[in-house]
RNA sequence: CCAUCGAAAAGGCAAACUCCCCCGAAAGGGGAGGACGCAAAACCUCCAGUCUAAAACCUUCAGGUCAUGGCAGCGGGGUUGCCGAA
Numbered sequence: 001c002c003a004u005c006g007a008a009a010a011g012g013c014a015a016a017c018u019c020c021c022c023c024g025a026a027a028g029g030g031g032a033g034g035a036c037g038c039a040a041a042a043c044c045u046c047c048a049g050u051c052u053a054a055a056a057c058c059u060u061c062a063g064g065u066c067a068u069g070g071c072a073g074c075g076g077g078g079u080u081g082c083c084g085a086a
Stems, first nucleotide, its partner, number of pairs: 005084002012038002017033004022029002036073001042079003046076002049071003056065003
């Protein structure tokens, strides 16, 4: 110096759950608390998966299909990035 590695220290993020009832048709998101975990749990929907189905379309009027909406803390990929014991 490097990373396919992860001891220590410093700092950082924040699952479930609770509350607000702020945004949204919903999924989901935001804020306050909280801490299961995380070296990329920082950022990007490119791929796969998955959730929802407003609009649209179909309809035997029961319903069905569909992402242009989400999930980056499901996995892969891309971009950036702190520290440095063994």
Molecule: c-di-GMP-I riboswitch aptamer
Organism: Deltaproteobacteria bacterium